Small-subunit ribosomal RNA from a metagenome, 1409 nucleotides, folded computationally. The RNAcentral record of the sequence draws on SILVA. Its Rfam family is "Bacterial small subunit ribosomal RNA".
RNA sequence: CGGGCCUAAUACAUGCAAGUCGAGGGGUAUAGUGGAUUCGUCUGCUAGAGACCGGCGCACGGGUGCGUAACGCGUAUGCAACCUGCCCCUUACACGGGAAUAGCCCUCCGAAAGGAGGAUUAAUACCCGAUGGUACCUUUGGAUGACAUCGUCCGGAGGUUAAAGAUUUUAUCGGUAAGGGAUGGGCAUGCGUCUGAUUAGCUAGUUGGGGGGGUAACGGCCCACCAAGGCGACGAUCAGUAGGGGUUCUGAGAGGAUGAUCAGCCACACUGGGACUGAGACACGGCCCAGACUCCUACGGGAGGCAGCAGUGGGGAAUCUUGGACAAUGGGCGCAAGCCUGAUCCAGCCAUGCCGCGUGAGUGAAGAAGGCCUUAGGGUUGUAAAACUCUUUCGCCGGAGAAGAUAGUGACGGUAUCCGGAGAAGAAGCCCCGGCUAACUUCGUGCCAGCAGCCGCGGUAAUACGAAGGGGGCUAGCGUUGUUCGGAAUUACUGGGCGUAAAGCGCACGUAGGCGGGUUUGUAAGUAGAGGGUGAAAUCCCAGGGCUCAACCCUGGAACUGCCUUCUAGACUGCAAGCCUGGAGGUCAGGAGAGGCGAGUGGAAUACCGAGUGUAGAGGUGAAAUUCGUAGAUAUUCGGUGGAACACCAGUGGCGAAGGCGACUCGCUGACUGAUACUGACGCUGAGGUGCGAAAGCGUGGGGAGCAAACAGGAUUAGAUACCCUGGUAGUCCACGCCUUAAACGAUGAGAGCUAGUUGUCAGUAAGCAUGCUUAUUGGUGACGCAGCUAACGCAUUAAGCUCUCCGCCUGGGGAGUACGGCCGCAAGGUUAAAACUCAAAGAAAUUGACGGGGGCCCGCACAAGCGGUGGAGCAUGUGGUUUAAUUCGAAGCAACGCGCAGAACCUUACCCACCUUUGACAUCCCGCGCUAUCUAGAGAGAUCUAGAGUCCCUUCGGGGCGCGGAGACAGGUGCUGCAUGGCUGUCGUCAGCUCGUGUCGUGAGAUGUUGGGUUAAGUCCCGCAACGAGCGCAACCCUCGCUUCUAGUUGCCAGCAUUUAGUUGGGCACUCUAGAGGAACUGCCUGCGCCAAGCAGGAGGAAGGCGGGGAUGACGUCAAGUCCUCAUGGCCCUUACAGGUGGGGCUACACACGUGCUACAAUGGCGGUGACAAAGGGAUAAUCCCUAAAAGCCGUCUCAGUUCGGAUUGUCCUCUGCAACUCGAGGGCAUGAAGUUGGAAUCGCUAGUAAUCGCGGAUCAGCACGCCGCGGUGAAUACGUUCCCGGGCCUUGUACACACCGCCCGUCACACCAUGGGAGUUGGUUCUACCCGAAGGCGUUGCGCCGACCGCAAGGAGGCAGGCGACCACGGUAGUGUCAGCGACUGGGGUGAAGUCGUAACAAGGUA
Repeated sequence: CGGGCCUAAUACAUGCAAGUCGAGGGGUAUAGUGGAUUCGUCUGCUAGAGACCGGCGCACGGGUGCGUAACGCGUAUGCAACCUGCCCCUUACACGGGAAUAGCCCUCCGAAAGGAGGAUUAAUACCCGAUGGUACCUUUGGAUGACAUCGUCCGGAGGUUAAAGAUUUUAUCGGUAAGGGAUGGGCAUGCGUCUGAUUAGCUAGUUGGGGGGGUAACGGCCCACCAAGGCGACGAUCAGUAGGGGUUCUGAGAGGAUGAUCAGCCACACUGGGACUGAGACACGGCCCAGACUCCUACGGGAGGCAGCAGUGGGGAAUCUUGGACAAUGGGCGCAAGCCUGAUCCAGCCAUGCCGCGUGAGUGAAGAAGGCCUUAGGGUUGUAAAACUCUUUCGCCGGAGAAGAUAGUGACGGUAUCCGGAGAAGAAGCCCCGGCUAACUUCGUGCCAGCAGCCGCGGUAAUACGAAGGGGGCUAGCGUUGUUCGGAAUUACUGGGCGUAAAGCGCACGUAGGCGGGUUUGUAAGUAGAGGGUGAAAUCCCAGGGCUCAACCCUGGAACUGCCUUCUAGACUGCAAGCCUGGAGGUCAGGAGAGGCGAGUGGAAUACCGAGUGUAGAGGUGAAAUUCGUAGAUAUUCGGUGGAACACCAGUGGCGAAGGCGACUCGCUGACUGAUACUGACGCUGAGGUGCGAAAGCGUGGGGAGCAAACAGGAUUAGAUACCCUGGUAGUCCACGCCUUAAACGAUGAGAGCUAGUUGUCAGUAAGCAUGCUUAUUGGUGACGCAGCUAACGCAUUAAGCUCUCCGCCUGGGGAGUACGGCCGCAAGGUUAAAACUCAAAGAAAUUGACGGGGGCCCGCACAAGCGGUGGAGCAUGUGGUUUAAUUCGAAGCAACGCGCAGAACCUUACCCACCUUUGACAUCCCGCGCUAUCUAGAGAGAUCUAGAGUCCCUUCGGGGCGCGGAGACAGGUGCUGCAUGGCUGUCGUCAGCUCGUGUCGUGAGAUGUUGGGUUAAGUCCCGCAACGAGCGCAACCCUCGCUUCUAGUUGCCAGCAUUUAGUUGGGCACUCUAGAGGAACUGCCUGCGCCAAGCAGGAGGAAGGCGGGGAUGACGUCAAGUCCUCAUGGCCCUUACAGGUGGGGCUACACACGUGCUACAAUGGCGGUGACAAAGGGAUAAUCCCUAAAAGCCGUCUCAGUUCGGAUUGUCCUCUGCAACUCGAGGGCAUGAAGUUGGAAUCGCUAGUAAUCGCGGAUCAGCACGCCGCGGUGAAUACGUUCCCGGGCCUUGUACACACCGCCCGUCACACCAUGGGAGUUGGUUCUACCCGAAGGCGUUGCGCCGACCGCAAGGAGGCAGGCGACCACGGUAGUGUCAGCGACUGGGGUGAAGUCGUAACAAGGUA
């Protein structure tokens, strides 16, 4: 400076919101002041409230948005069909009379409100008469008009209607008639104005007519009569919703939403009806009636209407003071003064909005304290604070003091504003910090508490919860919620789509509609240009100005994209008329074809029937069985019956609009080609509509061979209401009638034109000749492919390309093509077609993986071929389980289980019991002491305690080492987390793979390279290739074994020489060997194969041959694999204990189960004897010494047995180690002599110096080895091959998987919750129809009762009123439909819900596509 009940048009206490005029009238109370008075009073004059008669106003102003889908509003016109008080202008007039009535007074009724009667009185109230016109009515002559149902102008005659005074004293204000103006209103019309078709037909005053009534006025507005019309797919009627517009918000715009404030219109005033008065009302603060409600009451009756301003209750998420003033602006009345005015102007309340301002400014590093973090150094809060200097807006105090007011008058208000003063003083919050989105750390919590707009956070290291510190944003606000537009091209007019994402009707014919070939003329509806009118003001925009600025306000301009109208143009569209032939059709002539309909005919096959031959099976399957067959099947031959379908031809061949059509013949009917001298745009599409429309199904009647739902049986299976088999009924076939749906698919509507080609094929035609070909052309049907298009896949003259026309359809998934309603159907059902609720996805195409009971290729002791084992026994050892005070802990498919453990009697040891210690057994720092260390004795289970002896070491003389005592920082933890980690390790796997750079391709994810053809142990190599290179892997380089050369020759060796018990010694270094350096193997050579390559096969030579054997070496990664108990380490936890010490126990238990081994079951053996040759290693050093003896082998014996096999178990004795062998060691002697006679299902290792078998050594270790790690000796068999099992590699394919098949996922049932359909009924709203009732009211009629003016001498009349009657009609009532909503026992499906049940339907060939 604006704004302030959006809900209950709900109910309202109280006060106020419409009065005014004495200059229209009578006139009182009362007051003042006189006179008279019998003091009771009487009578003047002045002023004179309230009330009354009268005039004007009360129809404005103010409120609200119920109703209304309407000429209500907006806009533009019209009224030749109208009215208009007050106001302005003009003309004329205002003469003469009269009768009443309120008030006042009296009487009466009533509680009140109020009323009745009588008497009396005035007017600008009322009445009568006169006058009168260009007024009105009747009649009549003429002129004129774009308007011709008539208007306007100039005339004539007849009739009808007027008036009011007041004041002051001479000017005003009024009055009457008429005309004009202005203003305000009324009516009519064009256009515009929400949603629903699951509302399709509506209409009886309805539509029209001439006549009448009524109105200010036209009009079915009303009435009688006549006619039968009127509206509707361009959406009538019905239902729902809603005041409409200027505007406001948003938007680039087009649009979408909106109708607060302000100004114009409408409607309403408790609900419904009605009129009166009036210029104007059917009247917010008037009347009557009905109804509901509230109040008063003496119970007889009365009163009321805040959607005026305040205010109250109620409703609600929510919206203010029972304020001041008429000072200003305006309104009413009045001559005026003035009065009234909740209009208005102001004030109050509310951060409700917009705008402006403040809460201080400068200096200030010891970067204070405190807080927070920390890698402990520091960082940050932060120049921030403090401190110093300065300023004073706003606020406070004091003083001055407006404009708004042209004379008077100021509510606001001592306000705005100005001056002075004091003093940094009185003045900052809210949200956020995972991404979107600017801003990060710590602590707490531990899928809890909580957050969340979407994605999503939280299950012990949370930048996402809560808090703190810090930061970011905005700021007297900030955040949330709700609403609208935007973004959203996400309803697409501007500006979308429909092969696979949602979306082309199953197909055609055709109505309305839409669109439409060439040419000429006209016209001017559309269209374009120009002019005029209007588009209220305000708002928006621009310029200028006024409040100190701004918001706000003022002035001007522009704009208001619209409507109406005039003129011009004549291209294009339309309209009218004429012509044309290219579109379309016709005529003639051809050929093709499962095109359609009807009638007839044929053969093969199945089945059945009859007969013959013939004998035991047949049939069927993965295998079987049910079934048939000795009553003669199957097989075979002949004959017959019957129905259905038409092998070969047969073809991305043909025909048809689609569905669909397949033996042959006849008849009747549609497309194509060629010719044409015919018609002359007759065309295209096509909402509704109509017809056709597979299969299944339905009705009636036939027919029935084969096949075959249902059904039955047999199998399969956990089950098997299936897949397989044997049967088998509807049906399949025919006629007639229904049904009308399909993945009715090219998932691609119809028509027309244009836009590279190549190559098949079907049906024609033409030309050329070489006579079976080429070329050209029309129509159809395929493949590939360019441009272009597409999200991609793909389409590509048969478009999904580029254009045009028309139709249909789509708008996230589910609910659901469902419910309700309508239509169709005999039914089944079809068609049209929602909502609640629920989810944050559903979907398409392509990519990379993974997977498949998909495919191809290849490899591996993977299978196969072999050898030997395990699984059975006894024992050893590890594990599970159980037990226990404890049986410490870890490892868990392969890849845990003779594993950590290369060695548990104590120790180890982590476990249990008991007894002890508390700065600690161990580290660093501080203080004190030097009585230490060590030894002896005693107690004790020991740790430990007590007593005694005991004057430590080095020194630069400062101290240090060591030990003891003390205080605290700290030590300590085999406590938890391997899912917080490092390191190390296992595994796929020594499998051949895994990647990168550049380039290229793709919108992209990605691809290519790395695929392909060969080859290899190998992504090894070669060739090819939009790829070219490179890296980590492979190989090689390393070690060792095998051959050899050289060097060297002790501790090794000894050929030759000497010597010895002995290479013992001399000698020697040839050999062996040792240990250093070399050589050697490369498909190098030959032959063949192979692309002449890579390479493969064979051969020669060679110690060794195609990687010579073995080892070390383990790519990118996978398994949240293993390990916090090796070590290291974050976090958490314990701190007289979860730490430390000691003794004892346990890890060694034992119904049982499993793994790995040893020894066996014997004669390929046991036992006894004999017995040579090793290698490697150890002993701190040693080729010197020791361990050291090899086992096998050979000889003898035993003779098939629980044994001379086997050695468990047990008894006893001994040895060794050790502080100590009870729990709990090893060995030996004697004795004992168990199971076991070759091992079920299943399963393991091994391809050559290997398996098998035999012993030896070593680590650990006091002692303990069947385990482990090494060493040598003897020394095989087999491999056809890759079908299968397992694992792996490459390529390809499908996928609904991506936690990746141990995946995904479907349905019933059970439970909980939610919304919804049906539902006997029941409750309410609303509409309509028929009938009944009929308030008030006006109208019509009557008016016997009543009445003043006028006429009349009177009687009476004219006129009026009450009353009566009638039709109309609100409310109400009865009956019956329609429609909408609520509730409803029960019931149907649907949706949702971490861990329910049953199966496994789908996704891979998903195991029956």
Notes: The prediction has a mean pLDDT of 84.